[in-house]
RNA sequence: CCUGCCGGAUGGGCAGUCGCGUCCUGAUCAGGUCCCCGGAUAGGGGAAACCGGUUACGGCCGAGGCAAAGUCCGGUCUCCAUAGAGCAGCGUGCCGGUUAACGGCCGGGGGGGUGGGCUCAAAGCCCACUUUACGGAAAGUGCCACAGAAAAUAUACCGCCCACGGCAACGUGGGUAAGGGUGAAAUGGUGCGGUAAAAGCGCACCGCGCUCCGGGCAACCGGAGUGGCAGGGCAAACCCCACGUGGAGCAAGACCAAAUAGGGGAGGAGGGGCGGCUCGUCCCGUUAUACUUCCGGGUAGGUCGCUGGAGCCUGUCAGCAAUGGCAGGCCUAGAGGAAUGACUGCCGCCGCGCUUUCGGGCGUGGUCCAGAAACCGGCUUACAGUCCGGCAGGCUCC
Numbered sequence: 001c002c003u004g005c006c007g008g009a010u011g012g013g014c015a016g017u018c019g020c021g022u023c024c025u026g027a028u029c030a031g032g033u034c035c036c037c038g039g040a041u042a043g044g045g046g047a048a049a050c051c052g053g054u055u056a057c058g059g060c061c062g063a064g065g066c067a068a069a070g071u072c073c074g075g076u077c078u079c080c081a082u083a084g085a086g087c088a089g090c091g092u093g094c095c096g097g098u099u100a101a102c103g104g105c106c107g108g109g110g111g112g113g114u115g116g117g118c119u120c121a122a123a124g125c126c127c128a129c130u131u132u133a134c135g136g137a138a139a140g141u142g143c144c145a146c147a148g149a150a151a152a153u154a155u156a157c158c159g160c161c162c163a164c165g166g167c168a169a170c171g172u173g174g175g176u177a178a179g180g181g182u183g184a185a186a187u188g189g190u191g192c193g194g195u196a197a198a199a200g201c202g203c204a205c206c207g208c209g210c211u212c213c214g215g216g217c218a219a220c221c222g223g224a225g226u227g228g229c230a231g232g233g234c235a236a237a238c239c240c241c242a243c244g245u246g247g248a249g250c251a252a253g254a255c256c257a258a259a260u261a262g263g264g265g266a267g268g269a270g271g272g273g274c275g276g277c278u279c280g281u282c283c284c285g286u287u288a289u290a291c292u293u294c295c296g297g298g299u300a301g302g303u304c305g306c307u308g309g310a311g312c313c314u315g316u317c318a319g320c321a322a323u324g325g326c327a328g329g330c331c332u333a334g335a336g337g338a339a340u341g342a343c344u345g346c347c348g349c350c351g352c353g354c355u356u357u358c359g360g361g362c363g364u365g366g367u368c369c370a371g372a373a374a375c376c377g378g379c380u381u382a383c384a385g386u387c388c389g390g391c392a393g394g395c396u397c398c
Base pairs, nucleotide, nucleotide: 001394002393003392004391005390006389007388008387009386010385012347013346014345015344016343017342018341020062021061023059024058025056026055027054028053029052031051032050033047034046035045036044037043064369065368069380070379072378073377074376075375076374077249078248079247080246089245090244091243092242093241094108095107096106097105098104109134110132111131112130113129114128115127116126117125118124135240136239140238141237142234143233144232157180158179159176160175161174162173163172164171165170188206189205190204191203192202193201207229208227209226210225211224212223213222214221215220253304254303255302256301263295264294265293266292267291270284271283272282273281274280311330312329313328314327315326316325317324318323348367349366350365351364352363353362354361355360
């Protein structure tokens, strides 16, 4: 210098034209509403205070990337359920802290991996980075492919050793599990002694179990003594143990409330049409049924829930950190078919082509993932380009 991977930050700017949403302000409209004339619920005239509609070169604000996403985990909130206790189901699973809470996060412990140091070297110890669903396998059940003698009440293929038989090859019986072989895994490891060959058979060190002591809030660590050492792995198989756990979700849910058709109560012998009145005539009804009136539930529709909050920014203090305290500043979408956009120009960044007086110029293409819907804390996943940090590989120079 180039390439790749991982982590973090950022994720276009300015101007013009047109457009969208909430709210505010102004204007406008007589639909609601109100006032006046009128006997009137007929008709006429008026009012912009309120509700509502329309409108404005008006004002303010208007997506994120700790992804608005997936809806995986936890909470706020709402409704329903709920005597108490237990079981089942589900979830969590080393220890401590943090938090409203969590399966999140931080710190620590144990185990694994990589690198480095000490050492002649190994073992071991120390350091750094990284990773880890990390309670129990001595309650019980189950599973362990292939290979292999054997995968768990143990066992013996090649071997090794002893005895007997045989000229020998070898055979028979016994001992053994050091060596070989199989496997992901083979019944503590290494060394010395020991033995016919072997074996914790004996010893030393390491590992393991038990007991005691010391340190630590704890997980756990260190030391001493003691036991020759017992039951291989899997609980992300059932299971056991400990702890936790009611359900549904803002289309939660609360309120206001037409027309029409049902429901209930009261009145009820009349009610209605033929333009008004009388007559006439037609329809419905006459014992609760026409008709009148009141009440209640639901629907359409409307309002609230709804966005000022475990809020954001800056500083400072406490803490290794997660996080918390204090002070100052800030207001930052709230729709309900659902706004937050489109186009043009210039600039920025990147690629390609042409050109160059090597400063550059011209042309052309590209500029991510995604889009709020009650809200909040996490986790996970997506992301062009640029910048920063780390790691790996390659090339060149010293």
Predicted 3D model of a 398-nucleotide RNA (Bacterial RNase P class A) from Paludibaculum sp. The model forms 91% of the base pairs in the Rfam consensus. It matches the Rfam family "Bacterial RNase P class A". The family's RNA type in Rfam is ribozyme. The sequence is in RNAcentral, with records from ENA.